[in-house]
């Protein structure tokens, strides 16, 4: 350049129009002489950015960066 997939908490990862599961971690308690485990309980993300389309976007669509891949 031109073609495709991704992009969501401190990390992984689900949700695919009605305001975002879960699991690692974290952080308190409980139980330990103590620490780990193991139990309980809290907190943390409005979803890369931007503008459209809707009564209403994390979803749909345009662009822009990332980032992985393919082709010249």
């Nucleotide at each position: 350049g031109c073609c495709c997939g991704c992009u969501u908490g401190g990390c992984c990862a689900a949700g695919u129009g009605g305001u975002a599961a879960g699991g690692c971690g974290u952080c308190a308690g409980u139980c330990u002489u103590g620490u780990a485990a193991a139990c309980u309980g809290a907190a943390g993300a409005g979803c890369g950015c931007u503008g459209g389309u809707u009564c209403g976007a994390u979803c749909c669509c345009g662009g822009c960066a990332g980032u992985g891949g393919g082709c010249a």
This is a predicted structure of a 72-nucleotide RNA (transfer RNA) from Coemansia spiralis. The organism belongs to Coemansia, within Eukaryota. Rfam family: tRNA. Rfam links the family to the GO term triplet codon-amino acid adaptor activity. Rfam classes the family as a transfer RNA.